[in-house]
Context: one part of a larger RNA
RNA sequence: CUCUGGUUAAGGAACUCGGCAAAUUGGCCCCGUAACUUCGGGAUAAGGGGUGCCUACUGGCAUUGCCAGAGGUCACAGAAAAUCGGCUCCGGCGACUGUUUACUAAAAACACAGGACUCUGCGAACUCGUAAGAGGAUGUAUAGAGUCUGACGCCUGCUCGGUGCCGGUCAGUUAAGGAAGCGGGUUAGUUCCUUCGGGAAUGAAGCUCUCGACCGAAGCUCCGGUAAACGGCGGCCGUAACUAUGACGGUCCUAAGGUAGCGAAGUUCCUUGUCGGGUAAGUUCCGACCUGCAUGAAUGGCGUAACGACUGGAGCACUGUCUCAACCAGAGACCCG
Numbered sequence: 001c002u003c004u005g006g007u008u009a010a011g012g013a014a015c016u017c018g019g020c021a022a023a024u025u026g027g028c029c030c031c032g033u034a035a036c037u038u039c040g041g042g043a044u045a046a047g048g049g050g051u052g053c054c055u056a057c058u059g060g061c062a063u064u065g066c067c068a069g070a071g072g073u074c075a076c077a078g079a080a081a082a083u084c085g086g087c088u089c090c091g092g093c094g095a096c097u098g099u100u101u102a103c104u105a106a107a108a109a110c111a112c113a114g115g116a117c118u119c120u121g122c123g124a125a126c127u128c129g130u131a132a133g134a135g136g137a138u139g140u141a142u143a144g145a146g147u148c149u150g151a152c153g154c155c156u157g158c159u160c161g162g163u164g165c166c167g168g169u170c171a172g173u174u175a176a177g178g179a180a181g182c183g184g185g186u187u188a189g190u191u192c193c194u195u196c197g198g199g200a201a202u203g204a205a206g207c208u209c210u211c212g213a214c215c216g217a218a219g220c221u222c223c224g225g226u227a228a229a230c231g232g233c234g235g236c237c238g239u240a241a242c243u244a245u246g247a248c249g250g251u252c253c254u255a256a257g258g259u260a261g262c263g264a265a266g267u268u269c270c271u272u273g274u275c276g277g278g279u280a281a282g283u284u285c286c287g288a289c290c291u292g293c294a295u296g297a298a299u300g301g302c303g304u305a306a307c308g309a310c311u312g313g314a315g316c317a318c319u320g321u322c323u324c325a326a327c328c329a330g331a332g333a334c335c336c337g
Base pairs, nucleotide, nucleotide: 001332002331003330004329005328006327007326008325010323011322014321019318027051028050029049030048031047036041038151052073053072054071055070057069058068059067060066061065074078086316087315088314089313090312091311092310093308094307098110099109114149115148116147117146118145119144120143126135127134128133152303153302154301155300157233158232159231162230163229164226165225166224167223168222171221172220173219177215178214181211183209184208185207186206189202190201191200192199193198234252235251236250237249238248261295262292273289274288275287276286277285
């Protein structure tokens, strides 16, 4: 010096990202216990008091004893050791118990009961497999599968123009295929020329090549529906008898222009916004305001008792966290052998 324990004057979080760590509290009995609440809780709330041993006394009982009371008595200390909750208040998030990154993350992430939509009539949908076949299920729409949301309470607005899905379908477009027909190649024949070897022109049928009017389904176009489908939810100008503001008006655009609620938020850039509270002093915190850079309704909105090794703020108690360090014990390091 390091580590593991122990003690400490006065102060008591001044430490620090943060009371991290440590300390406090602690068992049992009695008293007493708030807001809030889903009436179950909250609650061991909080906050107090007691605690050993003896007795021939009093009462009760499950009667060699136990419990309650009364009296007595010892110690610094009576749950004498060990074991063994610190508490309270205000927010955020997630309802809860659970689950998770085996080996840096336990959470506000996942799951969840509950809610909703879609598919599926059974040889079901869906999944695995080339198939046979299997799961689904020895189930049958109060069932099964997929997706989203996430207890409970109050609610869940407008938009179908785009994309998706569902339904319809006169008409347009349209594949393979069919096919009237046009054209090309080949050439039996015919005609012409000939140096008699052949050459040129034309050219039926067949074969063949390239096109091809027209007939062709679904799909797409088209017509409807559908947002707890993917998603989206405006701008400018003017206006009230102080000023300010703008219930109101005008205009442009849109499929429709954000409703209820919440709001400097885990979302607010400007920003340490402004006001109030708490502090002597508060970029954090709580309550408001609304100017929402860029909130908003199952990508759920807003509340919410209980719960949480979650996260932010405050207080009481307590302390070597600190002012500011000291000593003790043990184990290392170090020195000598």

RNAcentral holds the full RNA, with entries from SILVA. Predicted 3D model of a 337-nucleotide part of an RNA (large-subunit ribosomal RNA, domain IV) from a marine metagenome. It matches the Rfam family "Bacterial large subunit ribosomal RNA".